Predicted 3D model of a 1487-nucleotide RNA (small-subunit ribosomal RNA) from an Alphaproteobacteria bacterium.
RNAcentral holds the sequence, with entries from SILVA.

[in-house]
């Protein structure tokens, strides 16, 4: 400190994920030891059983025990036993006294003075300190006991009988408390035996506790008002105290947008964890403080409680009951159940620290200390150390060579932490007292012994390979792995991380500047309110004086301890623990400063703001008013059409339209002017005139004196449509009707034609109310244009100053870019409003507003990993420019119709072998399927093979030839029978058996591949390297002017250069020159024939092949920009790449080939391999492509009859002769060919018929009889010759070739080939037509634009409908919970009042019995008042038939809005309409 993840790349925005740290954890695997923490986070959910608070006998009586004393009685003469006295280190009860209010547990409840910090005081304090001063003299009771007696029991009654430190009087009162200041009023306790411990008053500490206050303490405004003891007085009551705390009156207060009330959530804190910090996020364990002790009320005792182990009542529950009645409360410490991922022993001990009682020893202590379980955690040890290469074995992987597991292991040398065994053995105890514990720790033995997992290894993110698995199984944190070569699944080997642990889950902080004080943003990405105006508030010119609240500096108090942070110590070390500082960022209190901001006060004048004096406007309201249009009504003229569109029809017209005159009505709306002009806050204003009226600007400087910006809440104004009521209606028009269009057409077009559009008065509150840009104030370059003021100049035209508007451009800046730029989006201030991934949703509930439509305010559950902005390269468009092309166009001939030939799909079959599928498959692979070819299918048939290498044997020829069986392949047999040689069974060479390696596959994947080949396309492009520009992808270059067949060349230019294509080099063709002439030619010369280069000879022609020239826009004219270059000419055999041909840039279609050939991987091995016979590939309703022959007179026939060029040839080509109508036969010259052959060219030409017919055109089919090839022509070959003589009369809709030697036509020859050509490739005869031209179809190339496409339009995409699943909203109702009113009931209690029953103590009276009082109290009544009841609400929270959108889901259904001008530009808002995306209307918006 950052990474992945939108995209084809980018850059930004932005969410989502990930790498760290932590924990009371849990869960998978796995586990040696020890220290030190720490362990119900869920059911404050209910307990069984035991402990958890007792203690004094020096407060007190009585009983018991024991022990003496001394009596008495029994008698077994020392033992019982009765009774009485003393004593006591004993006992369990009771009376009293203290203590139980502490310790310890748990966090329901609380949103509060509960806590936290800071202060107050109207208070109180047992035991304890300290002081002063007291402690005198009576009484009357009553537990326990005794007796009777109730009850199952718990637990009682009644009658006596007693004690105290228990309880009451009375006496003193320095201080004390009350007072009308006269005065009044209150205390005590002994014990013991001689010193003490108590006891009562006061004062005063000291701890401790109450109670008030300032500040701070969590979300929801979809909780906006609340509050009647409520606010405050007065005068009581109460309390330790103040106080509506509580009573009566008396007022009407009090809280609240600085958030009251109410709901939901929550114990608060020191602290923890994260974090760089500010911050978030927690309160477990230790500590403070609150609450609370089964729920819900009371109070009782006391110093303290409204009490966890106290009491009463009232309820839910569980027990025991004899059924009348009782008992009980683990949220103490163990422990059960139950709940849950989850969380521990019914252990030892008072030995230490503390606590209560006691003088005191001592007793009590699940407070505590300790053990026990748990890897929960944090620390620390250890599983061994050294040396070993044959680099053993296995294992994995391999290019088979080897490499890695690995010095790692064996081995060989040592060591003993820990763990085991054994010996000693603590401190923790200041005199005794040790559970811990035979523990810690020392020591000594023995032996490498007993001790290692766990995740990962595609990227983030350290760590790679083989084998399975084939979009299955199955990973997956995020992005994405898996569809036959998976570093993503499993599984080994390897690695790598961390270790007694390692992963996963969860939860929190980080990273996240993703809520932004520190440190975010609002033109287009989420985000600037439609505009005004103004209340709270925030903010605020300039100079004094005061003040000192803020603001700053010091001081003093506080900030518990622990913790964290630092020093230094202690446990061998560290966790851990002790000490010490430091720090605790805060609050209070005091002193100082006074600039700053505040407050109070004087003052100014730059802000605002009046005055006066100009001046421009469609700024607003109402009343008048004018002309042109359009429709209607009249009237005239005039006649068959008129309207309307792409083209039509509806539609109006002979009852006179339309057109056209003139005259009339009515309502809307103002042409020119008119301008990125002007005014307004914004929405919006546009004929002239009049009245009222707001605002603005600009000049002057003689007025007030900060009056000022902004504005939450509020109130105003708000286009368009739409709502109400009365008007009005001419055009225009949602809806609705007809007519078109279309597969539909609930649309666009078109004809009509209602609401509305006007207008008054009300409402309604939204728009792309957009500058998508909130007001206000300063400050930061210019330049141009325009509106509307002033001024100075000056030749009147202007120039220059300025000041306020409004627009371009553009410097600095800023922005992700785009753009912005003095009218900021720049540099700062002030204030308001908004944003926080995408959808779900501007919806759903709730509330406000609204006649309504609807506005407005505003979630969530779910569900995604992206939405999205700007720019970039491309593709793509029914944009848009300039170009090309037999692309259209003008011609010419075709095809598409007949037959036949061929391939195809189809169907057919035992098998019709396979591929090839727009163009770029279909006379294609096949340059040629009767066996063979061949794969395909039937039956036979054969396994080391039909073919190759390598071992081992055995043979010697190989091989031919015949016979026999069989369809054949096979089987059998018969005959013939090796070379060299060093003479060796030496080499070779051939066959044959053996069993293994292996042969062999036209079987699969062309989407695993090489190679080849098609296509765009012979189109004109496609790149690079330097530099330059841009954040970047990328431009630029390669675009621009022009020119070309060309990125072909010329200018310009941040480019300069290059490289692959083009062009040239190459072949052919036409011209020529030299050179050479056989088997080519023959012009002169001779010879020779009936005739012929026939001969001799020649090297001039033609011709053959060699080498060379020539053409290059070179000249000249014109046009262009003096260029390139183009237009025309000349000369020339050819003229502007002269014709053809080879030659195919980067690349594109997962184009085509595993059936030429190679070749991974799978797959088959007595078969998916070899051989054979035979059959098929030749089928045949029918459909489509190439093709040949025709339909005929430019022709058919018959005849006659001239001129080629390319090949080809020995298992060839054959010639002349001869035969046959003929195919073709017999014979056979000649030539391995410029010599011989094939070879007859054929159309033309010339005569001659045919004469418009289904023919003398046309030749299919048939039947016959023949050749020829062949082993063999049945399925299934060509040809011949007679005979036969179909369809077809020139071919819808559509199509297809080709611009000159071209189409058209006409024949020849090759390759395959035994035979078999209309197909393929060649050749050469005859030999046209027409191109205006680029609108338009179709392809291309180059620049522009738009874009939501990038798998790129064959793209992307929107609804409704079906089908499955999920979560939400309404939903009659219905079931809890909370809560408010109101009344009704009233337990315990406590106050009060009554109190005739009852009652020692005081005081009076009585001789006594006794009576009176004062005092209490059962009992009653009264007031409050838990639980409960009734009624009427309000919150919430489940379930609910039916319903409504949403969301999700490889391959349903309808159409095709939208993204391009997207085929009607798109969008907002409203208002109708329709199956749906949507359509029309009115307004607005450029996005």
């Nucleotide at each position: 400190a950052g990474a992945g993840u939108u995209u084809g790349a980018u850059c930004c925005u932005g969410g989502c994920u990930c790498a760290g740290a932590a924990c009371g954890a849990a869960c998978g695997c796995u586990g040696g030891c020890g220290g030190c923490a720490c362990g119900c986070u869920u059911a404050a959910c209910a307990c069984a059983u035991g402990c958890a608070a007792g203690u004094c006998g020096g407060a007190c009586g009585a009983a018991g025990c024991u022990a003496c004393c001394a009596a008495g009685u029994g008698c077994u003469u020392g033992c019982a036993c009765u009774a009485g006295g003393u004593a006591g280190a004993c006992u369990g009860a009771g009376u009293g006294g203290c203590a139980a209010a502490c310790g310890g547990g748990u966090g329901c409840g609380u949103a509060a003075c509960g806590c936290g910090u800071g202060g107050g005081u109207a208070u109180u304090u047992a035991c304890c300190c300290u002081g002063u001063g007291g402690u005198g003299g009576g009484g009357a009771a009553u537990a326990a006991c005794u007796u009777c007696u109730g009850g199952a029991a718990a637990c009682g009654g009644a009658a006596g009988c007693u004690a105290a430190u228990a309880c009451c009087g009375c006496a003193u009162a320095c201080g004390c408390c009350c007072u009308u200041c006269g005065g009044g009023g209150g205390a005590a306790a002994g014990a013991u035996u001689u010193a003490u411990c108590g006891c009562c008053a006061c004062a005063g500490g000291a701890u401790a506790a109450g109670c008030c206050c300032g500040c701070g303490u969590u979300a929801g405004a979809u909780u906006a008002g609340g509050u009647a003891g409520u606010u405050g007085g007065u005068a009581g009551a109460g309390u330790a105290a103040a106080a509506g705390c509580c009573u009566a009156c008396c007022a009407a207060g009090c809280c609240g947008a600085u958030g009251a009330u109410c709901u939901a959530u929550a114990g608060c804190u020191g602290g923890u964890c994260u974090g760089a910090g500010a911050g978030g996020a927690u309160g477990g364990u230790c500590a403070g403080c609150c609450a609370c002790a089964c729920u819900g009320g009371g109070a009782c005792u006391g110093a303290g409680a409204c009490a966890c182990g106290g009491c009463c009542c009232a309820g839910a529950c569980u027990c025991c009951u004899a059924c009348g009645g009782g008992a009980g409360g683990c949220a103490g410490c163990a422990g059960u159940g139950g709940g849950g991922a989850a969380u521990a022993u019914u252990g030892g001990a008072c030995a230490a620290u503390g606590g209560g009682g006691g003088a005191a020893a001592c007793c009590c202590u699940g407070a505590u200390c300790c053990a026990g379980c748990g890897a929960u955690g944090c620390c620390g040890c250890g599983u061994g150390a050294g040396u070993g290469a044959a680099g053993a074995a296995g294992g994995c992987c391999u290019u088979a060579g080897g490499g890695u597991u690995g010095u790692a292991a064996a081995g060989c040398u040592c060591u003993u932490u820990c763990a085991g065994u054994a010996g000693g053995g603590a401190a923790g105890a200041u005199g005794a007292u040790g559970a811990c514990g035979g523990u810690a720790c020392c020591u000594a033995c023995a032996g490498a012994a007993g001790a290692a997992g766990c995740a990962c290894c595609g990227g983030c993110u350290a760590a790679c390979u083989c084998c399975g698995u084939g979009c299955c199984a199955g990973c997956a944190g995020c992005c994405g792995c898996g569809g036959u070569a998976a570093g993503a699944c499993g599984g080994a080997g390897g690695g790598u991380g961390c270790u007694a642990g390692c992963g996963u889950u969860g939860u929190u902080c980080g990273g996240a500047a993703u809520u932004a004080c520190u440190g975010g943003g609002c033109g287009u990405a989420a985000a600037g309110a439609g505009c005004g105006c103004g209340u709270a508030g925030g903010c605020g010119g300039u100079c004094g004086c005061a003040u000192c609240a803020g603001u700053c500096a010091g001081g003093c108090g506080u900030g518990a301890a622990a913790g964290c942070c630092c020093u230094g110590g202690g446990c061998u070390u560290a966790a851990c623990c002790c000490a010490g500082g430091a720090a605790c960022u805060g609050c209070g209190u005091u002193u100082g400063a006074u600039a700053c901001u505040g407050u109070g006060u004087g003052a100014c004048u730059a802000g605002a703001g009046g005055a006066c004096c100009a001046g421009a406007g469609a700024g607003g309201a109402a009343a008048g008013u004018g002309g042109a249009a359009u429709u209607c009504c009249u009237a005239g003229u005039g006649u068959a059409g008129a309207g309307g569109u792409g083209a039509a029809a509806u539609u109006c017209g002979u009852a006179g339209a339309u057109a056209u005159u003139a005259g009339g009505a009515a309502g809307a709306a103002c042409a020119c002017c008119a301008g990125u002009g002007g005014c307004g806050a914004a929405g919006g204003c546009g004929g002239c005139u009049u009245u009222c009226u707001g605002g603005c600007u600009g000049g002057u400087a003689a007025c007030u004196g900060a009056c000022g910006c902004u504005g939450a809440g509020g109130g105003g104004c708000g286009a368009a449509a739409g709502c109400g009521u009365g008007g009005g209606g001419a055009g225009c028009a949602a809806a609705c009707a007809g007519g078109a269009u279309u597969a539909g057409a609930u649309a666009c077009c078109c004809u009509g034609g209602u609401a509305g559009u006007c207008c008054a008065c009300g409402c309604u509150g939204u728009a792309a109310a957009c500058g998508a840009u909130g007001a206000g104030u300063g400050c930061u370059a210019g330049a141009u244009g325009u509106c509307g003021g002033u001024g100075u100049c000056u030749u009147a035209a202007g120039a220059c100053a300025u000041c306020g508007g409004u627009a371009u451009c553009g410097c600095a800046g800023c922005u992700a870019a785009c753009g912005c730029g003095a009218u900021a989006a720049g540099c700062a201030c002030u204030c308001c409003g908004c944003c926080u991934g995408g959808g779900g949703a501007g919806u759903a509930c709730g509330g406000u507003c609204g006649c309504a439509a609807g506005a407005u305010u505003a979630a969530a559950a779910c569900u995604c990993a992206a939405a999205g902005g700007a720019a970039u390269u491309g593709a793509c468009g029914g944009g848009g420019g300039c170009c090309c092309g037999c692309a259209c166009a003008a011609g010419c001939g075709g095809u598409g119709g007949a037959g036949c030939a061929u391939g195809u799909g189809g169907u057919u079959u035992a098998a019709u072998u396979c591929g090839a599928a727009g163009c770029a498959a279909c006379g294609c692979g096949c340059a040629g399927a009767a066996c063979c070819u061949u794969a395909c299918c039937a039956g036979c048939u054969u396994u080391u093979g039909a073919c190759a290498u390598a071992g081992g044997g055995a043979u010697c020829g190989c091989a031919g030839a015949c016979c026999u069986a069989g369809a054949g392949a096979u089987a059998g047999g018969u005959c013939u029978u090796c070379a060299g040689u060093u003479c060796g069974g030496c080499u070779g060479g051939a066959u044959c058996c053996c069993g293994u390696a292996c042969a062999g596959g036209u079987g699969c994947u062309g989407c695993a591949u090489g190679g080849c080949u098609g296509u765009c396309g012979u189109c004109a492009g496609c790149u690079c390297g330097u530099g330059u520009c841009g954040u970047g992808a990328g431009a630029u270059g390669u675009u621009g002017g022009g020119u070309u067949a060309a990125g072909u060349c010329c200018c310009g230019c941040a480019a300069c250069g290059a490289g692959c294509g083009c062009a040239a080099c190459c072949c052919u063709u036409u011209u020529u020159a030299c050179u050479a002439g056989u088997u080519a030619c023959c012009a002169u010369c001779a010879g020779g024939u009936u005739a012929u280069g026939c001969u001799g000879g020649g090297g001039a022609c033609u011709c053959u092949a060699g080498u060379g020239a020539u053409a290059c826009u070179g000249c000249c004219g014109g046009u262009g920009a003096u260029a390139a270059a183009c237009c025309g000419g000349a000369g020339g055999a050819a003229g502007g790449u002269g014709g053809g041909g080879a030659u195919g840039a980067c690349g594109u279609c997962a184009a085509g080939u595993c059936c030429u050939c190679a070749u991974g991987g799978c797959c088959c091995u007595u078969a998916u391999a070899g051989g054979c016979u035979g059959g098929g590939c030749u089928a045949c309703a029918c459909a489509c492509g190439u093709g040949c022959u025709a339909c005929a007179a430019u022709g058919g026939c018959g005849g006659u009859g001239a001129c080629a060029a390319u090949g080809g040839g020995c298992a060839g080509c054959a010639a002349a002769a001869g035969g046959g109508c003929g195919a073709c036969c017999u014979u056979a010259a000649g030539c391995g060919a410029a010599u011989c052959c094939c070879a007859a060219a054929a159309a033309a030409g010339c005569c001659g018929u045919c004469u418009c017919a289904g023919u003398c055109c046309g030749g299919a089919u048939u039947g016959u009889u023949c050749u020829c090839u062949g082993c063999a022509a049945c399925u299934c070959g060509a040809g011949a010759g007679c005979a036969u003589g179909a369809a077809g009369u020139u071919g819808g809709a559509a199509u297809c070739g080709c611009u000159a030697g071209u189409a058209a036509u006409c024949g020849c020859a090759g390759a395959u080939c035994a035979g078999c050509a209309u197909g393929c490739u060649g050749c050469g005869g005859u030999g046209a037509a027409u191109a205006c031209g680029u609108u338009c179809c179709c392809g291309g190339g180059c620049c522009u634009u738009g874009u939501a496409c990038a798998c790129a339009c064959c793209g992307c995409c929107c609804g409704u409908c079906a089908c499955a699943u999920c979560a939400c909203g309404g939903g009659a109702a219905u079931u809890g919970a909370u809560u408010u009113u109101a009344c009704c009931u009233u337990a315990a209690g406590c106050u009060g009042g009554u109190g005739c029953g009852c009652c020692a103590a005081c005081u009076c009276u009585u001789u006594u019995c006794u009576g009176a009082g004062a005092g209490g109290u059962a009992g009653c009544c009264a007031a409050c008042c838990a639980c409960g009841g009734u009624a009427a609400g309000a919150u919430u929270a489940g379930u609910g038939a039916c319903u409504g959108g949403g969301a999700u889901g490889a391959a349903g259904u309808c159409g095709u809005a939208a993204c391009a001008a997207g085929g009607u530009a798109g969008c907002c808002g409203u208002a109708g309409g329709g199956g749906a995306a949507c359509c029309u209307g009115c307004g607005g918006c450029u996005g």

Model confidence (mean pLDDT): 85 of 100. Its Rfam family is "Bacterial small subunit ribosomal RNA". RNAcentral records the identical sequence in 2 taxa.